[in-house]
Context: one part of a larger RNA
RNA sequence: CUGGGCUUAAAGAGCACGUAGGCGGUUUGCCAAGCAUCUUGUGAAAUCCCUCGGCUCAACCGAGGAAUGGCCAGAUGAACUGGUUGACUUGAGCUGCACAGGGGCGACUGGAACUCCAGGUGGAGCGGUGAAAUGCGUAGAUAUCUGGAGGAACGCCAGUGGUGAAAACGGGUCGCUGGGUGCAUGCUGACGCUGAGGUGCGAAAGCGUGGGGAGCGAACGGGAUUAGAUACCCCGGUAGUCCACGCCGUAAACGAUGGGCACUAGGUUCUGGUGGGUUUGACCCCUUCAGGGCCGAAGCAAAAGUGAUUAGUGCCCCGCCUGGGGAGUACGGUCGCAAGGCUAAAACUC
Numbered sequence: 001c002u003g004g005g006c007u008u009a010a011a012g013a014g015c016a017c018g019u020a021g022g023c024g025g026u027u028u029g030c031c032a033a034g035c036a037u038c039u040u041g042u043g044a045a046a047u048c049c050c051u052c053g054g055c056u057c058a059a060c061c062g063a064g065g066a067a068u069g070g071c072c073a074g075a076u077g078a079a080c081u082g083g084u085u086g087a088c089u090u091g092a093g094c095u096g097c098a099c100a101g102g103g104g105c106g107a108c109u110g111g112a113a114c115u116c117c118a119g120g121u122g123g124a125g126c127g128g129u130g131a132a133a134u135g136c137g138u139a140g141a142u143a144u145c146u147g148g149a150g151g152a153a154c155g156c157c158a159g160u161g162g163u164g165a166a167a168a169c170g171g172g173u174c175g176c177u178g179g180g181u182g183c184a185u186g187c188u189g190a191c192g193c194u195g196a197g198g199u200g201c202g203a204a205a206g207c208g209u210g211g212g213g214a215g216c217g218a219a220c221g222g223g224a225u226u227a228g229a230u231a232c233c234c235c236g237g238u239a240g241u242c243c244a245c246g247c248c249g250u251a252a253a254c255g256a257u258g259g260g261c262a263c264u265a266g267g268u269u270c271u272g273g274u275g276g277g278u279u280u281g282a283c284c285c286c287u288u289c290a291g292g293g294c295c296g297a298a299g300c301a302a303a304a305g306u307g308a309u310u311a312g313u314g315c316c317c318c319g320c321c322u323g324g325g326g327a328g329u330a331c332g333g334u335c336g337c338a339a340g341g342c343u344a345a346a347a348c349u350c
Base pairs, nucleotide, nucleotide: 004321005320006319007304008303012318014201015200016199017198021194022193023192025088026087027086029084030083031082033081034080035077036076037075038074039073041071042070049065050064051063052062053061054060091191092188093187094186095184096183097182098181099180103177104176105175106174107173108172109171110154114150115149116148117147118146119145120144121143125136126135162169163168206247207246208245209244210243211242215241216240220236221235222234223233258317259316260315261314262313263312266295267294268293269292270291271290272289273288275286276285277284299306300305323350324349325348332343333342334341335340
């Protein structure tokens, strides 16, 4: 290299956009690069193979033939690939109408709860646990009422539900904005798919500067428990959690399942549309798209399972795997303020 694989055995990049490249719908004419046929030349000799011959045989040697991955050139062919020319509409996109949605960003705003502050009532406990204690409280706590301040999160609706590429997204209103689906077929006319590098997005924690800080709460202090208790339980509590801007770039970033297209029994349910039927109808029935689930035929699978949301049958493109440990480590490079990330061995050992 060929070959085999990637849900759970090693293996799908966290996700997207997109460069090069690879691959690419129907049809007309032309070209003849790939391709096919024929021909010329070349492919030194020796060796290998075949036939004959010479040493008594053989090894060895001689002669002739064949073979030689291939390469150059010429001629012919035009189905396929490619190039080029013209055309097409089913792929793709645009347009019109309609629809659903926690998709994104910004501003404003609401109520419940909580903590704090001030005041009223009240007068001995409260809190906490398995039981306690630390803690709070006669300088008046807990409880309760009134007023005020502050920060964070949005109960019910809520779903087996929706949106988004993923990460993720949930009080309300307004503004700006991305994407999707259905129907109509009006327009463009292959404009497509994938995507090495690259670029962007990317939970939580963490980092920088400035703000904010109610609750919660690493670290830390105290009380318990215990043989001990650097824990689990309790009382406190700093960073952090929140905001703005800038970094970090990881995760069991999971469906542990890359993307695209086509084809291959059904049943059932939900979400958003279309068309038709019934008798007006929130209904009901049928049909057809798009999406979310469950069950299941064939098939696949080591099995578990999967099964039109494929792990089935095929094609195209990318990523990745090759025994366990050493090790996702060392060294080097590169990125980062740092923490560290990315890339990534070997000795040795079983």
Molecule: small-subunit ribosomal RNA, central domain
Organism: metagenome